[in-house]
Context: one part of a larger RNA
């Protein structure tokens, strides 16, 4: 000198863009943060209103249930981790992949349950139990077919393995479901969507390896599933990943093993660079979700707002037993030098579900608070000398504050008041037309036009009037800026040198000056 997720002191007009729990991965009241689908299925109220008292409307609505998809994403944090965790470059002839796209083929015949519901019943509650009984795109059996497994033959290839062709045997699929429209001669035809099998793609994931990036030798030897092999198991897959047996290996001064510290990278800060320091916000990735362990479901988890067990803590209890997990968004307590609103909206972007309308979305878009940072603007401009008054200094002549003020003439940013709208809106959908498909002016599809959708921001316009808007630090040298008074080694200052003991440019005040300016200083940290 530069920088900061800063803090503190004094001061403070406005706006834009960013940014804001770095400490206790400490404890948490309350609300919200993951639902959706009736075009998968069976059921099915009530309040209220009307009534001819039979009932009707509400309404086949709401709610609950079965089923599907999602909930493994998005969001948070950095505790752990010195490791193929990360970065980079490769490899998998040892792999997986729901949704999406393309191609090919198919969807036959049956069955048994169960929630909901009803009855009885246990419990304070959480939550159950018995019997009856119903549906499906839920579950099960059989058939069909290609893939999969076993065996044989041929070709290519990096030899264990892959590709192609043929044959044999065995196992194993499907929801003919839902719905729109048309002609129906009631046979069917057509369009959309869903289902099953196979192959390919895209994106995503799993695994392996070379190289790279901390400190410590006052850590020198470490290791028995340890190193390798064989058989078996397990996995989507290779592998001591696991197991039985066999062998005795494997790593290490190029630092094994141990200890300490730490998420990693793109980046950020500094620096001429080399380098050093760092890893907030944003992006990628890993790990974690009260602490420890475990599996289930599923394409995918060993799963933040799923399950089970153990522990600590908190809460409810009828003492028998139960409930919970903010390192999501707000908010609260605590600790701390220190870090915000229990806000608005799904209008935009994106995500989940749905044919769609749409619903959900503390992701996100916005608003609020904080000079926390950067940037921008303003606090007026021009004229104005009797160089006014006052202050300060003085050699008492004067000098300085100082064109500064007053005064005159202007301007009108920001703030203030009034009025009001542009733009952020594209979609979806509806209507009208149009292209293609088709027997079809149904439907579906392409394009065009019109209409619909704004949480929040708010340009532009008008009015008034210099009015509402300057401080902070310093002035001995380093280092830009000097005098007077007070004090008298006292009170005090101080980054270093050092000032102060009766004329202190160094303490305190004042006048003046210097520097920066809505900030200025101080402290801390890094280069």
């Nucleotide at each position: 000198g530069a920088a900061c997720g800063u803090a503190c002191g004094c001061u403070a007009g406005c706006g834009g863009u960013g940014u804001g729990g770095a400490u206790u991965a400490g404890g948490c009241a309350u609300g919200c943060a993951a639902g959706u689908c009736g075009u998968g299925c069976g059921c099915g109220a009530a309040a209220g209103c009307c009534u001819u008292c039979g009932g009707g409307c509400g309404a086949g609505u709401a709610a609950a249930g079965c089923g599907g998809c999602g909930a493994a994403a998005g969001g948070g944090u950095g505790a752990g981790u010195a490791a193929c965790a990360c970065g980079u470059a490769a490899c998998c002839a040892a792999c997986g992949u729901a949704c999406c796209c393309c191609u090919c083929a198919g969807a036959u015949c049956g069955g048994a349950a169960u929630a909901a519901c009803c009855u009885c019943u246990g419990g304070a509650a959480a939550c159950g139990g018995u019997g009856g009984g119903u549906a499906a795109u839920g579950c099960c059996g059989a058939a069909u077919g290609g893939u999969c497994c076993u065996g044989g033959g041929a070709g290519a290839g990096a030899c264990a393995u892959c590709u192609c062709u043929c044959c044999u045997g065995a196992g194993g699929u499907a929801a003919a479901c839902g719905g729109u429209g048309c002609c129906u001669u009631c046979g069917g035809g057509u369009g959309c969507u869903g289902c099953u099998g196979a192959g390919g793609g895209a994106g995503c994931g799993g695994g392996u390896u070379g190289c790279g990036g901390c400190c410590u030798a006052u850590c020198a030897g470490u290791u028995a599933g340890u190193u390798g092999g064989u058989g078996g198991g397990g996995u989507a897959a290779c592998g001591g990943c696991c197991u039985a047996c066999c062998a005795a290996g494997a790593c290490g001064a190029u630092g094994a093993c141990g200890g300490g510290u730490a998420g990693c990278g793109g980046g950020u800060c500094u620096g001429a660079g080399a380098g050093g320091a760092u890893g907030a916000u944003c992006c990628g990735u890993c790990a974690c979700a009260c602490u420890g362990g475990g599996a289930c479901u599923g394409a995918g988890a060993c799963a933040c707002u799923g399950c089970c067990c153990a522990g600590a803590c908190u809460c409810c209890u009828a003492c028998g037993g139960g409930a919970g997990g903010c390192u999501g968004c707000a908010g609260u307590c605590g600790a701390g030098a220190a870090u915000c609103u229990u806000c608005c909206a799904c209008a935009a972007u994106g995500g989940g579900c749905g044919a769609a309308a749409g619903c959900c979305u503390g992701a996100u878009g916005g608003a609020g608070c904080g000079a926390c940072a950067c940037c921008g603007c303003g606090u007026g401009c021009a004229g104005g000398a009797u160089g006014a008054a006052g202050g300060c200094c003085u050699u008492a002549g004067g000098g300085u504050u100082g064109u500064a003020a007053a005064c005159u003439g202007c301007u009108g940013u920001c703030a203030c008041g009034c009025u009001a709208u542009a733009g952020g809106a594209a979609c979806c959908c509806a209507c009208g037309g149009u292209c293609g498909u088709u027997a079809a002016u149904a439907g579906c599809u392409u394009c065009c036009g019109u209409g619909c959708u704004g949480a929040c921001c708010a340009a532009a316009g008008c009015g008034a009037g210099a009015g509402g808007a300057a401080g902070c630090g310093c002035c001995g040298g380093c280092u830009a800026a000097c005098u007077c008074c007070g004090u008298g080694c006292c009170a005090g200052c101080a980054g270093c040198c050092g000032c102060g003991g009766u004329a202190a440019u160094a303490c305190g005040g004042a006048g003046g000056g210097c520097g920066c300016a809505a900030g200025c200083g101080u402290a801390g940290u890094u280069c």
A computed fold for a 527-nucleotide part of an RNA from a Planctomycetota bacterium, annotated as small-subunit ribosomal RNA, 5' domain.
Rfam family: Bacterial small subunit ribosomal RNA. Rfam links the family to the GO terms structural constituent of ribosome and ribosome.
Lineage of the source: Bacteria > Pseudomonadati > Planctomycetota.
The coordinates come from a structure-prediction model, not an experiment, and the mean pLDDT is 81.